[in-house]
Context: one part of a larger RNA
Molecule: small-subunit ribosomal RNA, 5' domain
Organism: Bacteroidota bacterium
RNA sequence: GGACGAACGCUGGCGGCGUGCCUAACACAUGCAAGUCUGGGAGAAUUGGGUAGCAAUAUCCAUAGUAAACCGGCGCACGGGUGAGUAAUAUAUAGGUAAUAUGCCUUUUGGUUUGGAAUAACCCCGCGAAAGCGGGGCUAAUACCGAAUGAUGCAGCGGCUCCGCAUGGAGAUGUUGUUAAAGCUUCGGCGCCAAAAGAUUAACCUGUAUCCCAUUAGAUAGUUGGCGAGGUAACGGCUCACCAAGUCUGCGAUGGGUAGCUGAUCUGAGAGGAUGAUCAGCCACACUGGAACUGAGACACGGUCCAGACUCCUACGGGAGGCAGCAGUGAGGAAUAUUGCGCAAUGGAGGAAACUCUGACGCAGCGACGCCGCGUGAAGGAUGAAGGCCCUCUGGGUCGUAAACUUCUGUAGAGAGGGAAGAAUUUUUCGCUUCGCGAAAUUGACGGUACCUCUAAAGUAAGGGUCGGCUAACUACGUGCCAGCAGCCGCGGUAAUACGUAGGACCCGAGCGUUGUCC
Numbered sequence: 001g002g003a004c005g006a007a008c009g010c011u012g013g014c015g016g017c018g019u020g021c022c023u024a025a026c027a028c029a030u031g032c033a034a035g036u037c038u039g040g041g042a043g044a045a046u047u048g049g050g051u052a053g054c055a056a057u058a059u060c061c062a063u064a065g066u067a068a069a070c071c072g073g074c075g076c077a078c079g080g081g082u083g084a085g086u087a088a089u090a091u092a093u094a095g096g097u098a099a100u101a102u103g104c105c106u107u108u109u110g111g112u113u114u115g116g117a118a119u120a121a122c123c124c125c126g127c128g129a130a131a132g133c134g135g136g137g138c139u140a141a142u143a144c145c146g147a148a149u150g151a152u153g154c155a156g157c158g159g160c161u162c163c164g165c166a167u168g169g170a171g172a173u174g175u176u177g178u179u180a181a182a183g184c185u186u187c188g189g190c191g192c193c194a195a196a197a198g199a200u201u202a203a204c205c206u207g208u209a210u211c212c213c214a215u216u217a218g219a220u221a222g223u224u225g226g227c228g229a230g231g232u233a234a235c236g237g238c239u240c241a242c243c244a245a246g247u248c249u250g251c252g253a254u255g256g257g258u259a260g261c262u263g264a265u266c267u268g269a270g271a272g273g274a275u276g277a278u279c280a281g282c283c284a285c286a287c288u289g290g291a292a293c294u295g296a297g298a299c300a301c302g303g304u305c306c307a308g309a310c311u312c313c314u315a316c317g318g319g320a321g322g323c324a325g326c327a328g329u330g331a332g333g334a335a336u337a338u339u340g341c342g343c344a345a346u347g348g349a350g351g352a353a354a355c356u357c358u359g360a361c362g363c364a365g366c367g368a369c370g371c372c373g374c375g376u377g378a379a380g381g382a383u384g385a386a387g388g389c390c391c392u393c394u395g396g397g398u399c400g401u402a403a404a405c406u407u408c409u410g411u412a413g414a415g416a417g418g419g420a421a422g423a424a425u426u427u428u429u430c431g432c433u434u435c436g437c438g439a440a441a442u443u444g445a446c447g448g449u450a451c452c453u454c455u456a457a458a459g460u461a462a463g464g465g466u467c468g469g470c471u472a473a474c475u476a477c478g479u480g481c482c483a484g485c486a487g488c489c490g491c492g493g494u495a496a497u498a499c500g501u502a503g504g505a506c507c508c509g510a511g512c513g514u515u516g517u518c519c
Base pairs, nucleotide, nucleotide: 001519002518003517004516006515007514008513009512010511013374014373015372016371017370018369019367020366021332026330027329028328030327031326032325035074036073037072039071040070047062048061049060050059051058052057081285082284083283090210091209092208093207094206095205096204097203100202101201105198106197107196108195109194110193111192112191113147114146115145116144122137123136124135125134126133127132153178154177155176156175157174158173160171161170162169163168183190184189211257212256213255218248219247220246223245224244225243226242228240229239230238260282261281262280263279264275265274266273267272287308288307289306290305291304310321311320312319313318338364340363341362342361346360347358348357349356350355377408378407379406380405387399388398389397390396391395412460414455415454416453417452418451422446427441428440429439430438431437432436463508464507465506466505467504468489469488470487474503475502476501477500478499484491485490
């Protein structure tokens, strides 16, 4: 000098774009953050209207096969948060899988036959304070279970061709065995099953690189390898039985400390050094520890089970919970925001769609926290006014064109008027060369915001630090080694340009200084 997710002191007009718990992965009140649906059975309330009745009331129709609940499908493994753990089961990069899986999507081929038994909802009964649970009865399905068919799938046996990178791979072929499906419909279509290929995503393996300590020198028995088996999508001590005695290590094993990694960021001419907030990629975690279930995918933040700590409810028998989602609260701290608006856009889930959901996201609010821009007026104006300060004091110098005064301008702010882009897809209607194209309509949280025009008016808007040298900027008074200053050198003991005040000056300016950290 530069930089910062900064903090503190003094000061503070506006806008745009960013950014904001770095500490206690501490504990959390409250609300919201993941639902949705042309599969299925059952099916309200309310309101309005009608009929009967004097009325209470009864009954019918619509609301409505709607709401809410239940079975079922898909989603909930994405999106969002945090960095505790992790020094390699991670990350980065380059490869490999002849050792692999892949829902939804795309392409292609073929199929979608025929039966059955249940169960939730519902009704009845019971237990319990509650959470909830048990028993009996009824019913449906794209829920569940048989049978059939079925190959290029899978498995066994057999030979053939081609290829390679050792184990081997690809292809055609003979034979045996085995494995599937689900319907709905407005008749347009949407689905379902099998196989092959693609795409995407994921898994595993290998090389190289990735902080400090040797005041850590030896470490290791599933340890290292083999045969066999189990397990997995898959290779593998991944697991197990048996056999052998190996394996790693001074090119740093093992141990200890610290730490998420990277693209990048800061600095530097570069080499390098430091960092890893925001944004993007990967990983890990979800009160702590462990486990599996479901599923294409989890060993699952807002799922399940077990154990533990903590908090809450309790009729004391037993139960409930998990903000490192968005807001918000307490605590900790030098320190870090609103219990806001909206799904209009982008993206996501479900759905044929309408649409629903979406604290992702888009916006608004708060903070000079940062960067950038603008303003606090401009031109003229010498009686060089008054006043302050200084001096060699009837006077002179300086603040100083500064003010007054004159003439202008109108940014920001105030008032009035106009007023966006972001929105074209979906959808609806119409047309056509008909599954696509064209036209029209509809839809805005931000927001009556930005922006534009007009009106009045210099009116509403400047501070902070410094002035001995480094280092730009000097005098007076006070103080008298006192009070104090200080980054280093140092200053102050009676004329202090170094302390305090005043005048003046210098630097920056809505900021200026200080502290901390990095280069």